Model confidence (mean pLDDT): 76 of 100.
This is a predicted structure of an 81-nucleotide RNA (Glycine riboswitch aptamer) from uncultured Trebonia sp.

RNA sequence: ACCCGGGAGAGACCUGCCCCGUGAGGCAGGCGCCGAAGGGGCAAGACAUCCCCGGAACCUCUCAGGCACCAAGGACCGGGU
Numbered sequence: 001a002c003c004c005g006g007g008a009g010a011g012a013c014c015u016g017c018c019c020c021g022u023g024a025g026g027c028a029g030g031c032g033c034c035g036a037a038g039g040g041g042c043a044a045g046a047c048a049u050c051c052c053c054g055g056a057a058c059c060u061c062u063c064a065g066g067c068a069c070c071a072a073g074g075a076c077c078g079g080g081u
Base pairs, nucleotide, nucleotide: 001081002080003079004078005077006076011031013030014029015028016027017026018025019023032067033066034065038063039061040060041059045053
């Protein structure tokens, strides 16, 4: 890297519009919320007066993403090649 299995959180909110379709529908906006794709922040370290360099997480921000079930996505975990 690829394959298989497991894999969480948070409004079934409000307003407007759309339709062969009237739907647990789609789109846009508003408020609230989540942390486990992605992205940002820093600790160690190095230098050393500082700046600068450096750059981790399940911590943190919530830009992106997401918020009934199913599906999809999914950090990460286990197995195989």